The part of an RNA shown here (small-subunit ribosomal RNA, 3' major domain) has 472 nucleotides and comes from Paraburkholderia terrae.
The coordinates come from a structure-prediction model, not an experiment, and the mean pLDDT is 84.
Rfam family: Bacterial small subunit ribosomal RNA. Its family is annotated with ribosome and structural constituent of ribosome in the Gene Ontology.
RNAcentral holds the full RNA, with entries from Greengenes.
Context: one part of a larger RNA
RNA sequence: UGACGGGGACCCGCACAAGCGGUGGAUGAUGUGGAUUAAUUCGAUGCAACGCGAAAAACCUUACCUACCCUUGACAUGUACGGAACCUUGCCGAGAGGUGAGGGUGCCCGAAAGGGAGCCGUAACACAGGUGCUGCAUGGCUGUCGUCAGCUCGUGUCGUGAGAUGUUGGGUUAAGUCCCGCAACGAGCGCAACCCUUGUCCCUAGUUGCUACGCAAGAGCACUCUAGGGAGACUGCCGGUGACAAACCGGAGGAAGGUGGGGAUGACGUCAAGUCCUCAUGGCCCUUAUGGGUAGGGCUUCACACGUCAUACAAUGGUCGGAACAGAGGGUUGCCAAGCCGCGAGGUGGAGCCAAUCCCAGAAAACCGAUCGUAGUCCGGAUCGCAGUCUGCAACUCGACUGCGUGAAGCUGGAAUCGCUAGUAAUCGCGGAUCAGCAUGCCGCGGUGAAUACGUUCCCGGGUCUUGUACA
Numbered sequence: 001u002g003a004c005g006g007g008g009a010c011c012c013g014c015a016c017a018a019g020c021g022g023u024g025g026a027u028g029a030u031g032u033g034g035a036u037u038a039a040u041u042c043g044a045u046g047c048a049a050c051g052c053g054a055a056a057a058a059c060c061u062u063a064c065c066u067a068c069c070c071u072u073g074a075c076a077u078g079u080a081c082g083g084a085a086c087c088u089u090g091c092c093g094a095g096a097g098g099u100g101a102g103g104g105u106g107c108c109c110g111a112a113a114g115g116g117a118g119c120c121g122u123a124a125c126a127c128a129g130g131u132g133c134u135g136c137a138u139g140g141c142u143g144u145c146g147u148c149a150g151c152u153c154g155u156g157u158c159g160u161g162a163g164a165u166g167u168u169g170g171g172u173u174a175a176g177u178c179c180c181g182c183a184a185c186g187a188g189c190g191c192a193a194c195c196c197u198u199g200u201c202c203c204u205a206g207u208u209g210c211u212a213c214g215c216a217a218g219a220g221c222a223c224u225c226u227a228g229g230g231a232g233a234c235u236g237c238c239g240g241u242g243a244c245a246a247a248c249c250g251g252a253g254g255a256a257g258g259u260g261g262g263g264a265u266g267a268c269g270u271c272a273a274g275u276c277c278u279c280a281u282g283g284c285c286c287u288u289a290u291g292g293g294u295a296g297g298g299c300u301u302c303a304c305a306c307g308u309c310a311u312a313c314a315a316u317g318g319u320c321g322g323a324a325c326a327g328a329g330g331g332u333u334g335c336c337a338a339g340c341c342g343c344g345a346g347g348u349g350g351a352g353c354c355a356a357u358c359c360c361a362g363a364a365a366a367c368c369g370a371u372c373g374u375a376g377u378c379c380g381g382a383u384c385g386c387a388g389u390c391u392g393c394a395a396c397u398c399g400a401c402u403g404c405g406u407g408a409a410g411c412u413g414g415a416a417u418c419g420c421u422a423g424u425a426a427u428c429g430c431g432g433a434u435c436a437g438c439a440u441g442c443c444g445c446g447g448u449g450a451a452u453a454c455g456u457u458c459c460c461g462g463g464u465c466u467u468g469u470a471c472a
Base pairs, nucleotide, nucleotide: 001472002471003469004468005467007466008465009464010463011462012461013460015456016455019420020419021418022417023416026311027310028309029308030307031306032305033304034302035301042053043052064297065296066295067294068293069292070291073127077126078125079123080122081121082120083119086103087102088101089100090099091098092097107116108115109114129286130285132284133283134282138280139279140275141274142273143271145269150189151188152187153186154185155184156165157164158163169180170179171178195263196262197261198260200231201230202229203228204227205226206225209221210220211219234257237251238250239249240248241247313413317372318371319370320369321368322367329360330359331358334353335352339348340347341346379410384405385404386403387402388401389400390399426448427447428446429445430444431443432442
């Protein structure tokens, strides 16, 4: 100087407390461990692995296994020789591939011969290739402490020196934020602001948007809205407290008040944290195989254990009927209307739309009625049987959905444990990426919309000062 302390002081955080809803019990989905297997490819492992890489494993993907094949190779550059490239077609084979038959001369230079570019084949060698190993050889990228308020430097001063000071102290703040003091005076990386979005108003511009008319047409741009520019919030004003400071408390005005709400933004560093399977790359290793191709299988197994979710156990509910109100997205290999067929998944049909125009698309909870009456039920929907639909070469291993039947566990969950402070939790539906098909996952969107916070003694994590230390 640090680190540590079941030392001290001060402060903060959904850290506790006060509340609301969960997890842990059931069934299912998914990931992991374990077991199994020819293979169940690999990685991730306290927080910070476990709906994670994977924003889609039937084939492909695919890296794994089995079988059958290839060896200058699926791909790149160089050399030599031959041939236009290419098209049609027979046989063998699971296919990769093997082996035949037929057709066929394009571009540039040149009168032709021939040469060249491009492509194909053959041969030998340099070489290719490796999701093989090492993340403890690395770059790059990322997680975490933590959006915590810290981390440093120059000059000066003090100390023999390691170092100290500044950065400590008194106040204050979300903040090393600001003020005052001070052997310090300044500065840098962080904080804040500048950026995006949302909330109010003004101006400009009105089509596909909007409408003061009963509808249409017409007309208009007032309103909604769209999208460009601006205004607005700064403790600016008033009162009080305070050291006449910084600031804090209350108030006015205001759409908004003290960082208005949300996002992006992550200092010096820590964990030899993660990744050689995104990519790049040193070293090592394989080279008729650890490379390459194909078919089938596997990654989907299942006495069990754990994580994360979905659905429930019901009456604040289930079922049936009626009838409202969004936002944000996507669409030409696409979204697909009306009409018709089907109980339905869906089929048919063909209008419109390269989109403020058309379509996906009738949001659901809520509301108004009816019914059920506390029961393993008109709760719950797993499982299984039969019959179908769609995608796709192909749904056996192993897809999603529909109809009919079946109707399991489950009556609110032990010890323990998680999230959340406001348009939040809870609850309700909608969209998108991936994608032929497949979403209870992920990323977004809006609808309805709470309760509680006395307080900082305690648990956890963090910051500053100080103290002890046989630790570095």